[in-house]
RNA sequence: GUAGGGACUAGACUGGGAGGUUAGGCGUCUCCUGUAACCAUAAACCGCCUUCAUGAUGGAGUCGAAGCCUAAAGGCGAUAUUGGGAUAUCAAAAGGCCCGUGGUCCCAACUGAGAAGCUCUGUCCUUCAGGGUUUUUAGUAUGAUGAACCGGGUCAGGACCGGAAGGUAGCAGCCCUAAGUUAUAUUAGCGACGCUUGAAGGGUAGCGGAGUGGAGGAGGGAUUGUGGAUAAACCUUUUGGUUGAUCAAUGUCCACUGAUGGUGUGUCCCUAC
Numbered sequence: 001g002u003a004g005g006g007a008c009u010a011g012a013c014u015g016g017g018a019g020g021u022u023a024g025g026c027g028u029c030u031c032c033u034g035u036a037a038c039c040a041u042a043a044a045c046c047g048c049c050u051u052c053a054u055g056a057u058g059g060a061g062u063c064g065a066a067g068c069c070u071a072a073a074g075g076c077g078a079u080a081u082u083g084g085g086a087u088a089u090c091a092a093a094a095g096g097c098c099c100g101u102g103g104u105c106c107c108a109a110c111u112g113a114g115a116a117g118c119u120c121u122g123u124c125c126u127u128c129a130g131g132g133u134u135u136u137u138a139g140u141a142u143g144a145u146g147a148a149c150c151g152g153g154u155c156a157g158g159a160c161c162g163g164a165a166g167g168u169a170g171c172a173g174c175c176c177u178a179a180g181u182u183a184u185a186u187u188a189g190c191g192a193c194g195c196u197u198g199a200a201g202g203g204u205a206g207c208g209g210a211g212u213g214g215a216g217g218a219g220g221g222a223u224u225g226u227g228g229a230u231a232a233a234c235c236u237u238u239u240g241g242u243u244g245a246u247c248a249a250u251g252u253c254c255a256c257u258g259a260u261g262g263u264g265u266g267u268c269c270c271u272a273c
Stems, first nucleotide, its partner, number of pairs: 001273008011063004015033005023050005038059004067263003073257002077253007088242009098228010110216001117212007124202008132193003136189010151176004159168003
């Protein structure tokens, strides 16, 4: 002298900035910002200071020749001006939305087993003349049924008369019949109709038929022309007024980062070279 280790001392750090206040600088107040990182006391008619003014008093912790100041640059942000103009809102105009009617294009049920269009016609309505069916009423014919006694016939049994033969009345049953009931057929009248014939007239948006026609086409969508309506609302665009998000540029201030440069780098002990 260099390197490593240890012990000290001077000292450093424990925040900074803006506003307000002040003649001015700090502090107490408000705000912003940073750090691993302080505490107590008092302080706006205030506390300490004077341009190296960036607090005062007392204490604590850490570090310690450690540090401190500082340029360029970056930068959390703050603020002013300018530009730009989002958004919202107000007013006006035009267009759309709404109604009618055309053009073009697309899709398309159906369509040569025949589209659109055109003609006739049925279904519908009115009137007239018939038929059919049918409700109800009245009659006729035929059949069935049909009278406890008070209808007829026949009348077992039984009754009555009689010596007997026989006779009389007669219930039930059976047969018949009147009124009535019922079935069928038929006639007539007033009506009705999920039926039908003919004639005349009307109607025909739907469905059907016939004829003609010969390739479209009901309907739907898009776009466009034109006319109307436009009181209000809604949508779009334009113009003007107000608002002024976000962004950009410039100026000023700034915590913090950064570390060129400046300043400082002292004392003692041990070890190695």
Model confidence (mean pLDDT): 76 of 100. A computed fold for a 273-nucleotide RNA from a Candidatus Aenigmatarchaeota archaeon, annotated as Archaeal signal recognition particle RNA. Its Rfam family is "Archaeal signal recognition particle RNA". Gene Ontology terms of the family: SRP-dependent cotranslational protein targeting to membrane, signal sequence recognition and signal recognition particle, plasma membrane targeting. Rfam classes the family as a non-coding RNA gene. The sequence is in RNAcentral, with records from ENA. The gene name in the source record is ffs.